A computed fold for a 75-nucleotide RNA from Candidatus Pacearchaeota archaeon ex4484_71, annotated as transfer RNA.
RNAcentral records the identical sequence in 2 taxa.
The organism belongs to Candidatus Pacearchaeota, within Archaea.
Rfam family: tRNA. Rfam describes the family as follows. Transfer RNA (tRNA) molecules are approximately 80 nucleotides in length.
The prediction has a mean pLDDT of 82.
[in-house]
């Protein structure tokens, strides 16, 4: 050095292929309720520049380009 995947809440992921409604789910976590006290359970609630930056488009997580980081493969 070429070549492929990932990258989205605190963690594990979905959505991208086909661009459009407030950006979601599960476990965490926090606040109540229930309990004698915990655990279950039950109502709610925080918590994202969606890796970075630049294009295209009325519009971008989703499409294009470049670049970071992890991971694999090939020399």
């Nucleotide at each position: 050095g070429c070549c492929c995947a990932a990258g989205u809440a605190g963690c594990u992921c979905a959505g991208c292929c086909u661009g459009g409604a407030u950006a979601g789910a599960g476990c965490g976590u926090c606040u109540c309720c229930c309990u004698c006290c915990u655990a279950a359970g039950g109502a709610g609630a925080a918590a994202g520049u969606c890796g970075a930056a630049g294009g295209u488009u009325c519009a971008a997580a989703u499409c294009c380009u470049u670049c970071c980081u992890u991971g694999g493969g090939c020399g």